The part of an RNA shown here (large-subunit ribosomal RNA, domain I) has 595 nucleotides and comes from Candidatus Neomicrothrix sp. Model confidence (mean pLDDT): 82 of 100. It matches the Rfam family "Bacterial large subunit ribosomal RNA".

[in-house]
Context: one part of a larger RNA
RNA sequence: GGCCAACGGUGAAUGCCUUGGCGUCUGCUGCCGAUGAAGGACGUGGGAGGCUGCGAUAAGCCACGGGGAAGUGCCGACCAACUGUCGAUCCGUGGAUGUCCGAAUGGGGAAACCCAGCACCUGUAAUGGGGUGUUACUCCGCCCUGAAUUCAUAGGGGCGGUAGAGGGAACUGCGUGAACUGAAACAUCUCAGUAACGCGAGGAACGAAAAGCAAAAGCGACUCCCUGAGUAGCGGCGAGCGAAAUGGGAUCAGCCUAAACCGUACUGGUGUUAAAGCCCGAUGGCGUUGCCAGUAUGGGGUUGUGGGAACUAACAGAGGAGUCAUCGGACCCUCAAGGAGUUACAAAGCUGCUGGCUAGUGGAAGCGUCCUGCGAACGGCGCGCCGUAGAGGGUAAGAGCCCCGUACACGAAAGUCAUCAGCCUCCUGUUGUGUCUCCCGAGUAACGCCGGAUCCGGGAAAGCCGGCGUGAAUCUGCGAGGACCACCUCGUAAGGCUAAGUACAUGCAGACGACCGAUAGUGAACUAGUACCGUGAGGGAAAGGUGAAAAGUACCCCGGGAGGGGAGUGAAAUAGUACCUGAAACCGUUGGUCU
Numbered sequence: 001g002g003c004c005a006a007c008g009g010u011g012a013a014u015g016c017c018u019u020g021g022c023g024u025c026u027g028c029u030g031c032c033g034a035u036g037a038a039g040g041a042c043g044u045g046g047g048a049g050g051c052u053g054c055g056a057u058a059a060g061c062c063a064c065g066g067g068g069a070a071g072u073g074c075c076g077a078c079c080a081a082c083u084g085u086c087g088a089u090c091c092g093u094g095g096a097u098g099u100c101c102g103a104a105u106g107g108g109g110a111a112a113c114c115c116a117g118c119a120c121c122u123g124u125a126a127u128g129g130g131g132u133g134u135u136a137c138u139c140c141g142c143c144c145u146g147a148a149u150u151c152a153u154a155g156g157g158g159c160g161g162u163a164g165a166g167g168g169a170a171c172u173g174c175g176u177g178a179a180c181u182g183a184a185a186c187a188u189c190u191c192a193g194u195a196a197c198g199c200g201a202g203g204a205a206c207g208a209a210a211a212g213c214a215a216a217a218g219c220g221a222c223u224c225c226c227u228g229a230g231u232a233g234c235g236g237c238g239a240g241c242g243a244a245a246u247g248g249g250a251u252c253a254g255c256c257u258a259a260a261c262c263g264u265a266c267u268g269g270u271g272u273u274a275a276a277g278c279c280c281g282a283u284g285g286c287g288u289u290g291c292c293a294g295u296a297u298g299g300g301g302u303u304g305u306g307g308g309a310a311c312u313a314a315c316a317g318a319g320g321a322g323u324c325a326u327c328g329g330a331c332c333c334u335c336a337a338g339g340a341g342u343u344a345c346a347a348a349g350c351u352g353c354u355g356g357c358u359a360g361u362g363g364a365a366g367c368g369u370c371c372u373g374c375g376a377a378c379g380g381c382g383c384g385c386c387g388u389a390g391a392g393g394g395u396a397a398g399a400g401c402c403c404c405g406u407a408c409a410c411g412a413a414a415g416u417c418a419u420c421a422g423c424c425u426c427c428u429g430u431u432g433u434g435u436c437u438c439c440c441g442a443g444u445a446a447c448g449c450c451g452g453a454u455c456c457g458g459g460a461a462a463g464c465c466g467g468c469g470u471g472a473a474u475c476u477g478c479g480a481g482g483a484c485c486a487c488c489u490c491g492u493a494a495g496g497c498u499a500a501g502u503a504c505a506u507g508c509a510g511a512c513g514a515c516c517g518a519u520a521g522u523g524a525a526c527u528a529g530u531a532c533c534g535u536g537a538g539g540g541a542a543a544g545g546u547g548a549a550a551a552g553u554a555c556c557c558c559g560g561g562a563g564g565g566g567a568g569u570g571a572a573a574u575a576g577u578a579c580c581u582g583a584a585a586c587c588g589u590u591g592g593u594c595u
């Protein structure tokens, strides 16, 4: 030095475990913000580094409810000082406080800092100082003022506003909009109106009450699912792309305006002495009334078997005042009666019943043996019990009956949601006939040129949307039915609102898993978006396990200590905090053997 054996060191694999993740499902809930959000900075504890909580009232203050014996959060002990059956700690509901930054909003600014004005209070002999409130911009409403230019308008000033601003995981509408890729190359095409970026909204968004579909029969807003159907189609007819109606379901809900016409107010024009006007008839009376145009506003009106206005006719509970005066009618108002309503159709609530949610409460039934286990019974043995509960977890090893629970039953002062009811609020002539008359959404429809999106790549290419140009009609009108024409059928554009069914899951609760088990599973089971790196945008770790219980080794010895030897604890210390198991590489000790 090699090999073998035994025993160690190092090392961390493996096994077992799980506080953490991942995924799916179900239900709930769904916006927050100038009454200052989301997110932070700095503080805050008797001793206090980090986390959590909280805000100068600072691990907290007040009230109400629950609960019932300990408590002063976690890592984390300990000491000190306290609190609590006169009900603490803790849990829920409501309230108070809530520094500074941040839309950040008095001005500034290199976020968490600096510097002010005004009013009031306070302090100093006085100045400086301290406290509370207020002071950004835009928009909207009202008032005052007020140019060129007489009125006016622009502009200026003031007051008021729970108006806007910023944030939000995904979902959502719109705008801008790729490429890799596929086509076995590549250009039309595809990927794809995807990704990304931007804007906007909400608990959902969008859409929505037919200028629709259909086809000789009819349907009757929209949305979503299944079907139709990989069909009809489109397509270098390549790759590929790819409907709709119908039918079956989910859920259901319909409304308001514009115009004609009538009234009122203002402005402009016209107009003059009584013709026209003052609701109608008669008599009297009035008069810059009337008429025309415009603006604002109230009534009216809302439809496609066309509707409405105007005129006309008939009928209709009660009462009342007025219309230049009187009488009669007409109109108007109130009540009755009827109807409707908080998500649209007008709009604010209040009360009550019931049922959810936000704390909770009750909740059955087992002992013995000391057999095993070097310890502990939940195991074995013996004899029982409950069960609308034998889901699950814990307890010194496999526990229905030990503990927490589970099935089941019950519960709210306060807040909140929902159904229903009441208060309350709102609305109300109906019908018919006839038509000469009037209205029925205009730089719109349509057409031309050019684009876009639809299954439709410009095609025979309708219909829809946009840019530019030209530019209608009002019901004997207009549009559509896939060029176009006729007939027939369907609808009524150019204004608006609208719940439910649908999407999503930041959040809350519950359940489950031929999901992971610490190089896995989230990047993160632990001080994790931490340490660390980077000027920055950004990148981004490692790191779990003593034991049932600290019982964490008093005391003695060696040593400066580290560490160790005894002793002691424990079932076990080769379980000693470098701690479960403890493989291999690697390094040794002892013995054997070979050279």
Stems, first nucleotide, its partner, number of pairs: 001594009015580001016545002020516002022513007029505002031167002039101003042055003046079002049075003061095006070083003106115003116135007137164002139161007171202001172200005182189001186236001212219002223250004233241002254497003257441001261299010277286002279329006304475001306440004310435002312432004317335004322331002337428005349423004354418005360410003366383004371379001384401002386390001392404003446470007456482001477492005532539002552579001555566004